Predicted 3D model of a 682-nucleotide part of an RNA (large-subunit ribosomal RNA, domain II) from Schmidingerella taraikaensis. Taxonomically the source falls in Schmidingerella (Eukaryota, Ciliophora, Spirotrichea, Rhabdonellidae). Its mean pLDDT, the model's own confidence on a scale to 100, is 84.
Context: one part of a larger RNA
RNA sequence: CCCGGCGAGUUACCGUCUGUGGCACGGUUAAGGCCUUCAAGGCUGUAGUCAGAGGGAAACCGAGUCUGAACAGGGCGUAUUGUCAUUGGCGGUAGACGCGAAACCUGGUGAUCUACCCAUGGGCAGGUUGAAGCGCGGGUAAGACUGCGUGGAGGACCGAACCCACUUGUGUUGAAAAAUGAGGGGAUGACCUGUGGGGAGGAGUGAAAGUCUAAUCAAACCAGGAGAUAGCUCGUUCUCUUCGAAAUAGCUUUAGGGCUAGCCUCGAGCCACUACUUAUUGGGGGUAGAGAUACUGAUUUCGACUGGGGCCCUUCCCGGGUACCCACCGUGACCAAACUCCGAAUACCAAUAAGAUUAUCUCGGGAGUCAGUCGGCGGGGGAUAAGCUCCGUCGUCGAGAGGGAAACAACCCAGAUCGCCUGCUAAGGUCCCAAAACUACACUAAGUCACAAAGGAUGUCUAAAUGCUGUGACAGUCGGGAUGUUGGCUUAGAAGCAGCCACCAUUUAAAAAGUGCGUAACAGCUUACUGGUCUAGUGAAUUCGCGCCGAAAAUGUAACGGGGCUAAGCAAUGUACCGAAGCCGCGGAGCCAUACUUUGUAUGGUUGGUAGGGGAGCGUUCCAUAUACGUUGAAGGUCUAUCGUGAGAAGGGCUGGAGUGUAUGGAAGUGAUGAUGCGGAC
Numbered sequence: 001c002c003c004g005g006c007g008a009g010u011u012a013c014c015g016u017c018u019g020u021g022g023c024a025c026g027g028u029u030a031a032g033g034c035c036u037u038c039a040a041g042g043c044u045g046u047a048g049u050c051a052g053a054g055g056g057a058a059a060c061c062g063a064g065u066c067u068g069a070a071c072a073g074g075g076c077g078u079a080u081u082g083u084c085a086u087u088g089g090c091g092g093u094a095g096a097c098g099c100g101a102a103a104c105c106u107g108g109u110g111a112u113c114u115a116c117c118c119a120u121g122g123g124c125a126g127g128u129u130g131a132a133g134c135g136c137g138g139g140u141a142a143g144a145c146u147g148c149g150u151g152g153a154g155g156a157c158c159g160a161a162c163c164c165a166c167u168u169g170u171g172u173u174g175a176a177a178a179a180u181g182a183g184g185g186g187a188u189g190a191c192c193u194g195u196g197g198g199g200a201g202g203a204g205u206g207a208a209a210g211u212c213u214a215a216u217c218a219a220a221c222c223a224g225g226a227g228a229u230a231g232c233u234c235g236u237u238c239u240c241u242u243c244g245a246a247a248u249a250g251c252u253u254u255a256g257g258g259c260u261a262g263c264c265u266c267g268a269g270c271c272a273c274u275a276c277u278u279a280u281u282g283g284g285g286g287u288a289g290a291g292a293u294a295c296u297g298a299u300u301u302c303g304a305c306u307g308g309g310g311c312c313c314u315u316c317c318c319g320g321g322u323a324c325c326c327a328c329c330g331u332g333a334c335c336a337a338a339c340u341c342c343g344a345a346u347a348c349c350a351a352u353a354a355g356a357u358u359a360u361c362u363c364g365g366g367a368g369u370c371a372g373u374c375g376g377c378g379g380g381g382g383a384u385a386a387g388c389u390c391c392g393u394c395g396u397c398g399a400g401a402g403g404g405a406a407a408c409a410a411c412c413c414a415g416a417u418c419g420c421c422u423g424c425u426a427a428g429g430u431c432c433c434a435a436a437a438c439u440a441c442a443c444u445a446a447g448u449c450a451c452a453a454a455g456g457a458u459g460u461c462u463a464a465a466u467g468c469u470g471u472g473a474c475a476g477u478c479g480g481g482a483u484g485u486u487g488g489c490u491u492a493g494a495a496g497c498a499g500c501c502a503c504c505a506u507u508u509a510a511a512a513a514g515u516g517c518g519u520a521a522c523a524g525c526u527u528a529c530u531g532g533u534c535u536a537g538u539g540a541a542u543u544c545g546c547g548c549c550g551a552a553a554a555u556g557u558a559a560c561g562g563g564g565c566u567a568a569g570c571a572a573u574g575u576a577c578c579g580a581a582g583c584c585g586c587g588g589a590g591c592c593a594u595a596c597u598u599u600g601u602a603u604g605g606u607u608g609g610u611a612g613g614g615g616a617g618c619g620u621u622c623c624a625u626a627u628a629c630g631u632u633g634a635a636g637g638u639c640u641a642u643c644g645u646g647a648g649a650a651g652g653g654c655u656g657g658a659g660u661g662u663a664u665g666g667a668a669g670u671g672a673u674g675a676u677g678c679g680g681a682c
Base pairs, nucleotide, nucleotide: 003680005678006677011094012093013092014091015090016089017088019086020085021084022083023082026050027049028048032044033043034042035041054061055060064076065075066074067073097235098234100232104225105224106223107222108221109220116198117197118196119195120194121193122192123191124189126158127157128156129154133150134149135148136147137146138145162186163185164184166183167182168181169180170179201217203213204212238617239616240615241614242613243612248261249260250259251258252257262369263368264366265365266364267363268362269361274359276355277354278353279352280351281350282349283348289342290340291339296336297335300332302330303329306327307326308325309324310322311321312320313319372397374395375394376393377392378391379390380389381388402413403412404411417588418587419586420585423583424582428578429577430576431563432562433561437575438574443569455549456548459546460545463542466539467538468537476533477532478531479530480529482506483505484504487501488500489499512527516525517524589607590606591605592604593603594602595601596600618671620668621667622666623665624664625663626662627661628660629659636655637654638653639652640651642649643648
């Protein structure tokens, strides 16, 4: 831990609302008194109290009154129901549902532990060093000084007892709530120690560490105030049923707390097209969008030169130039939450019609909520970051199960009254795990599918244009590829090919003042260009779809859920099927409404649910009345296949050995898996 026992909204008074009862030609007694009784109770008692009239600060007036100069206006009233008792809900005052502080105060008890002080006693093996002083000698004029002895100083030295506690091992549910093993420090001193005594709780004591003051100290311990207070945490005990939230606003020494409103529930009232939905019609708007000689501002291309400024030139003035700056004009672009000549969809307001029905609204009793969350859409902040943050709006979760998304509050489908081995569907699926599939036609070759960008590439499919081509293209192959000339310049050299300039002409089928390699420079190879051969297509761009590269992480494949798949991938198509607590079917239960009828039937609707409101019950102990059972066996225990929607309730067997049940009322110390609950047992 478990087990069985105990363990938390109570009681009194006051207030308020509700139900029930009495009286209402008002209601009611309190203390006290009398009578009676085992207890209970009965009769009195009218003091008081509530109502019956209000208004005003009051005097006062009164169905009115106050304010006021008012006969005005306005405020509060009048047009009535009450009261006493009691059940239940809630509030107030009390410890007020239970347990829980750290603390504060009052009065005491402690210095037998420990810190300091006082008085009086005790203790320190042994060994070492050898201060002053003194003696003798040396030395001096005398000293100083010095040698040898003697002497026995010291918070002196080494080291036991004794005291301490620096290091480390063990111990750490210990042998021990501070020890033990091995070493360490002091050990004639500011030393250690016995006995007796002193001062104490905001006080003592302190070679000072907030140390110590009885295993307790930044304020001891004990009892009391005291059940301190706890806007905090935890816990709060039987069942079924009905409805069902909020995480917002305002204010708050307020922000995890409150109050009022909003949203929930219960009761009563109201029936008005009040609220709601849809359609039509009529409205206002300045958002989305759009726009730019329609404003305010932002932005830029080209042009013209018009004005101003700067700079430069100039022989005074005049004037001239300007690859500078600004403004203006023309032209073409371009932008805005705080621009608008314009301008939606929605939303909102109103009217009319239809639907639906009291949902709306008013009054009263009871709440809970004030930490929200994610997703879509519209935005602010941030970095057009965040599972970020702040608003608006809708949805989900919250408080919602079921199916799908492998797993997965918030995504998709869909809202679980109970039972059924009935059927149909949704999302999503149909090769196997794993319920269910086939047909026809394209694409993909990457295992793409089954993460990703800029960018890159003769991947491949489709489409539409275009150049060359039987007068022979493109590719290959066999040849040519020359001359002036080594062009001029430059340069050591520069001859097609370091660089600069020019890039002509000739012979030709064609051939560059030379495309690339190469040489120190030439040489050499090659290309453009061209002939033969060959033979039918070929070249460069564009486009749709699907693919490729780009592509690196930490335990292990690990980025389809796995197997595996060339479809079992992808695109479009058809027809089937599977698939949920959805829907249908069959049977039962509760709730609401309506209609019958009498009390249960029928019909229709409805029954997820946290906080929370309402309703109906089960069980425990005791009391009253009535009535039963029991030694031919009560309660309790134990086993049990019965009944009830459930809390629970019968019957039977065995055990047990003396009390117990049922019905109707009543009263509560009335229900425990939880409080690191309490005590017990193990």